[in-house]
RNA sequence: CUUCGGGGCGGGGUGCAAUUCCCCACUGGCGGUGACCUGCUUUGCAGGAAGCCCGCGACCGGCGCGUUUGCGUCGCUGAUCUGGUGUGAUUCCAGGGCCAACGGUAUAGUCCGGAUGGAAGAAG
Numbered sequence: 001c002u003u004c005g006g007g008g009c010g011g012g013g014u015g016c017a018a019u020u021c022c023c024c025a026c027u028g029g030c031g032g033u034g035a036c037c038u039g040c041u042u043u044g045c046a047g048g049a050a051g052c053c054c055g056c057g058a059c060c061g062g063c064g065c066g067u068u069u070g071c072g073u074c075g076c077u078g079a080u081c082u083g084g085u086g087u088g089a090u091u092c093c094a095g096g097g098c099c100a101a102c103g104g105u106a107u108a109g110u111c112c113g114g115a116u117g118g119a120a121g122a123a124g
Stems, first nucleotide, its partner, number of pairs: 001124004010024004025110002027100002029056004036048005051098002060075006080096005102113003
């Protein structure tokens, strides 16, 4: 520099009205760690593996600069237990639970919007 870079409401109920409430359902960004899994030219390599462990990003707020879009910096930033194996696991196995910015609207992780945006980063 180029390219890539977020998933999910289906059924039923109540109601004038709800993909927002209630019952059942569904989803899980990026890097690290990792005792698990897979493959092979098999003792060494390669690939994969955590939403809730550590960190990052997004969103939001303060301050500074520019003052048109923005840029920098500081802050804020959700959620996991029980049992099993083992020297060692909040990562494996089994079971149960929990969480999800802001604005809009009948109260939204799943709809619409800022966003045909930005970014952690990945590949070349």